RNA sequence: GCCGAAGUGGCGGAAUCGGCAGACGCGACGGUCUCAAACACCGUUCCACGCAAGUGGGUGAGGGUUCGAUCCCCUCCUUCGGCACCA
Numbered sequence: 001g002c003c004g005a006a007g008u009g010g011c012g013g014a015a016u017c018g019g020c021a022g023a024c025g026c027g028a029c030g031g032u033c034u035c036a037a038a039c040a041c042c043g044u045u046c047c048a049c050g051c052a053a054g055u056g057g058g059u060g061a062g063g064g065u066u067c068g069a070u071c072c073c074c075u076c077c078u079u080c081g082g083c084a085c086c087a
Stems, first nucleotide, its partner, number of pairs: 001083007010026003019067001027045006046057004060076005
């Protein structure tokens, strides 16, 4: 250099038929229980704003197509695998 695969919360991962992003699990936080803790159970857990109801944004980055994109197209970045080159 060429070809291919992958990139989603703090972590592992799901949603591939283009139609509610983060299911489910771990971890964390709050609570119940306990003398106290552990276990167990209940609730919350992407970000910002808001007292709340809710609103806006978010799938590596930037564009595009579409009523609608994690998914399709273009360019780029990072990682991994294969091939080629190598005085």
Background:
This is a predicted structure of an 87-nucleotide RNA (transfer RNA) from a Chloroflexota bacterium. The coordinates come from a structure-prediction model, not an experiment, and the mean pLDDT is 80. Taxonomically the source falls in Chloroflexota (Bacteria, Bacillati). It matches the Rfam family "tRNA". About the family: Transfer RNA (tRNA) molecules are approximately 80 nucleotides in length. It was read from a public genome assembly.